RNA sequence: GAUAGAGGCGCAUCAAACAUCAGUAACGGCACCCGAUAUGCUGCCAGGCAUGGGAACCGCGAAAGGGAAUGAUGCCGAAGGCGACCGCUGGCAACGGUUGGCCUGGUUGCAUGGGAAAUACGCAUGCAACUGUCGCAGGACUGCGAUGAGCUGGAACUGCGGAGAGCUAUC
Numbered sequence: 001g002a003u004a005g006a007g008g009c010g011c012a013u014c015a016a017a018c019a020u021c022a023g024u025a026a027c028g029g030c031a032c033c034c035g036a037u038a039u040g041c042u043g044c045c046a047g048g049c050a051u052g053g054g055a056a057c058c059g060c061g062a063a064a065g066g067g068a069a070u071g072a073u074g075c076c077g078a079a080g081g082c083g084a085c086c087g088c089u090g091g092c093a094a095c096g097g098u099u100g101g102c103c104u105g106g107u108u109g110c111a112u113g114g115g116a117a118a119u120a121c122g123c124a125u126g127c128a129a130c131u132g133u134c135g136c137a138g139g140a141c142u143g144c145g146a147u148g149a150g151c152u153g154g155a156a157c158u159g160c161g162g163a164g165a166g167c168u169a170u171c
Base pairs, nucleotide, nucleotide: 001171002170003169004168005167008076010075011074012073013072014071015070018067027059028058029057032054033053034052038051039050040049041048043092044091045090079104080103081102082101083099084098085097086096087095105131106130107129108128109127110126111125112124113123115121133162134161135160136159137158138157141153143151144150
């Protein structure tokens, strides 16, 4: 350097029964309130365009996004986040793409904050536990030695530490 692998509720993508969204929005009825210094047009600002807007009660009554049993595909920096650059825009955000520029081995729980309709889920930070891997040290144990000092190390155990640009095997 190449190839093949390991960690486990392992990661990501696509589809999806189903639940939630929600008895909400819109629409209709009824009697009221407001007025261009108002209201609406994708999230915001600017600009432009349009003309109505609001809440209470009754009737009727969704959808998108997010989640997801399960299935398929690709994989083990799988992937995620931040930053930068590019696309889109009048500008920003959002969205998509590129990136060894930085952080995170993986999972779970708790706390805080953001997204979200949210007690779902996801992201970030911190703490804790479990777990895989490598390194260092160590007690017991197998073997050698004389039943000693000591040597040795297949697997397992304990403690500490490191990081995936890592670890194992073969060439």